The RNA shown here (c-di-GMP-I riboswitch aptamer) has 82 nucleotides. Of the family's consensus pairs, 95% are formed in the model. Rfam family: c-di-GMP-I riboswitch aptamer. Rfam's curators write: GEMM was predicted in a large-scale screen for bacterial structured RNA regulatory elements.

RNA sequence: AUACGAUAAUGGCAAACCUAUCGAAAGCUAGGGACGCAAAGCUAUAGGGCCUUCUUGAAAAAAUGGCAGCCUGGCCACCGAA
Numbered sequence: 001a002u003a004c005g006a007u008a009a010u011g012g013c014a015a016a017c018c019u020a021u022c023g024a025a026a027g028c029u030a031g032g033g034a035c036g037c038a039a040a041g042c043u044a045u046a047g048g049g050c051c052u053u054c055u056u057g058a059a060a061a062a063a064u065g066g067c068a069g070c071c072u073g074g075c076c077a078c079c080g081a082a
Base pairs, nucleotide, nucleotide: 004080005079012037013036017032018031019030020029022027035069041075042074043073046072047071048070049067050066051065052063053062
């Protein structure tokens, strides 16, 4: 340095649910809360997947709409037993 990941240490994040703001919705943000997480850090303008649809009977298309806590990829990063 790469790989790997302890019933190690120091710290970190925060599902469901509740409250409030925003949004047509998915959902976002903030506070509370902890199911879990060794990348549950960033990236949705890298690919796949899933969700939403104000107008439409529906689907498709479309969206500078959403999800990074679905997978792969990219970037970056704390600790150090086997």
It was read from a public genome assembly, where an Rfam model found it.